[in-house]
Context: one part of a larger RNA
RNA sequence: UCCUGCGAGUUAUGAUGUGUGGCAAGGUUAAGUAAACGGAGCCGAAGGGAAACCGAGUCUUAAUAGGGCGAUAAGUCGCAUGUCAUAGACGCGAAACCUAGUGAUCUAGGCCUGUCCAGGUUGAAGCUGGGGUAAGACCCAGUGGAGGACCGAACUCACCACCGUUGAAAAGUUGGGAGAUGAGAUAGGUUUAGGGGUGAAAAGCCAAUCGAACUAGGAGAUAGCUCGUUCUCUCCGAAAUGCAUUUAGGUGCAGCCUUAAUAAAGAUAUAUGGGGGUAGAGCUCUGUAUGGCCUAGGGGGCGUAUAGCUUACCGAAGUCAAGCAAACUGCGAAUACCAUAUAUUAAUUAUUAGGAGUGAGUCCAUGGAUGACAAGGUCCAUGGACGAGAGGGAAACAGCCCAGACCAUCAGCUAAGGUCCCAAAUUAUGUCUAAGUGGGGAAGGAGGUGGAUACUCACAAACAACCAGGAGGUUGGCUUAGAAGCAGCCAUACCUUUAAAGAGUGCGUAAUAGCUCACUGGUCGAGAGUAUCUGCGCCGAAGAUUUAACGGGGCUAAGACAUAAACCGAAGCUAUGGAAACUAGAUUUUAUCUAGUUUGGUAGGAGAGCGUUCUGUAAGCCGUAGAAGGUGUACUGUAAGGUAUAUUGGAGGUAUCAGAAGUGAGAAUGCAGGA
Repeated sequence: UCCUGCGAGUUAUGAUGUGUGGCAAGGUUAAGUAAACGGAGCCGAAGGGAAACCGAGUCUUAAUAGGGCGAUAAGUCGCAUGUCAUAGACGCGAAACCUAGUGAUCUAGGCCUGUCCAGGUUGAAGCUGGGGUAAGACCCAGUGGAGGACCGAACUCACCACCGUUGAAAAGUUGGGAGAUGAGAUAGGUUUAGGGGUGAAAAGCCAAUCGAACUAGGAGAUAGCUCGUUCUCUCCGAAAUGCAUUUAGGUGCAGCCUUAAUAAAGAUAUAUGGGGGUAGAGCUCUGUAUGGCCUAGGGGGCGUAUAGCUUACCGAAGUCAAGCAAACUGCGAAUACCAUAUAUUAAUUAUUAGGAGUGAGUCCAUGGAUGACAAGGUCCAUGGACGAGAGGGAAACAGCCCAGACCAUCAGCUAAGGUCCCAAAUUAUGUCUAAGUGGGGAAGGAGGUGGAUACUCACAAACAACCAGGAGGUUGGCUUAGAAGCAGCCAUACCUUUAAAGAGUGCGUAAUAGCUCACUGGUCGAGAGUAUCUGCGCCGAAGAUUUAACGGGGCUAAGACAUAAACCGAAGCUAUGGAAACUAGAUUUUAUCUAGUUUGGUAGGAGAGCGUUCUGUAAGCCGUAGAAGGUGUACUGUAAGGUAUAUUGGAGGUAUCAGAAGUGAGAAUGCAGGA
């Protein structure tokens, strides 16, 4: 991992609904009993009051007022079923808690009795002899054999490294390492027990288990948690919100779903009538803020100094102009909401009663808050989608675009989106783009190129280019070391000669010089220039596995704009056939027909069925002329399934209609066995 088998809403009592049956102002028995019976008891038929008590009323009260609760609806006992409560209460699952016991053959400590430590080294005290002293101390030699002494086997330990890691081994092997007469090692016996022991202390060890052992029991502890929960079809179909919560992944009430009954209330459009203070707007108010004028006042100066004068200073209020505001409003929509009328609508809405689930939501568009006018961010509101929604498009892609899948068909039309090939389907006309722009990107930049408008110059010759001129007063004045068109300041709307030539456009010089421009003539001969608006392009443009910013090929259209006509394209719509549900009508009395509408679906509600085992039916029926079971095949039903037959098998099976359940497996890191 697979196969086979087993494997999860049960039972009792009570409560409350629904369906159905009996009886009915009544219904019904319990223990007991063979039965008849047993009427104890319970529910109902009357309520009100704390009660006395009264009673279709009663209580409150001084009250006959008012008010509260009642009276004007039939129950009860079975059976079936939904749900709730109490019980283990759908199944499996803790870590833990308590009680009673069992453990010191492992290991920790103690006690008793034993055992063991090759070999080598060092050489303490003491003692002896000698020296030495007054006697000592002391010194030398020898002897001696001390030590948690030294080296190192056995033995004990476990510091390092490789290996081993489904091991040879649930802690080891190998090679090094430490201690090795000691707080040493070890054998046998004995002792200490679970909130207890033991511990040279690591919360270590107490039988491969220890921050509280193991075994049995309380016990099916509890689990707002996780996982799982077994046949089919049909109808409807959510929520992820509000309030509260020792509450936040739970729960209660409400909201939203479903079933039944009752009511026709509902929805949409148009018209009319309403209230509003949002968007916008505005600046009267409340604030904020800019400029001008003006003034009280302040600052500075003068002053004979409590006066007065003055001021290129500041300046409230006022006034003029022009702004800003969620917590500003002398204005003010669209929508939305409420009501009435009319129309349309097989259509929802409300109440009561039974059953739920949900109470983690997500993205997109729009209006806001928060954040950084960040986030696939967070928090609200309105709508949509997903959730619970398949199909087509967006290459792929829950939430985007199109569109809501009852079933069948080798039929047709369309939507979004597409029509060169991958890959179904395209042509035509007119423009634009040259950037592979298309097929990513801003501020900003540019004689890219198309269109439009306005103005200027131009055959009396424009624009560009080339040839020539570009002068004199004068080196203008000032300044300056110098300043001569060209450092700077002043003047420059000076004058003269001229076809024209600035008291000078730029380069240049220390200053001159030199080059050049404006301006003018000539050559040439037809358009030239400036500005604005606009279409499409260009630069700006650097990233991480791989070209990688058209899905690819590839495209100069197969790109862009505009126009026209086609086509393709979905589970949409249509066509043909079929199924089911609901509504209405008609037949006719339970079914059929006609018409219309509907039939995606998670949690969940409701309905209808299939099959398994057992019991009655059944001393029936089938069966050795072959039962059940196994393996095939054919037919059949909308499905669960059913029927027939062949073969295997070798003795039982069972229609129908009912009844009762240990009643359906693929999942629970399910359990057992097998492979």
The part of an RNA shown here (large-subunit ribosomal RNA, domain II) has 675 nucleotides and comes from an activated sludge metagenome. Model confidence (mean pLDDT): 86 of 100. It matches the Rfam family "Bacterial large subunit ribosomal RNA". Gene Ontology terms of the family: structural constituent of ribosome and ribosome.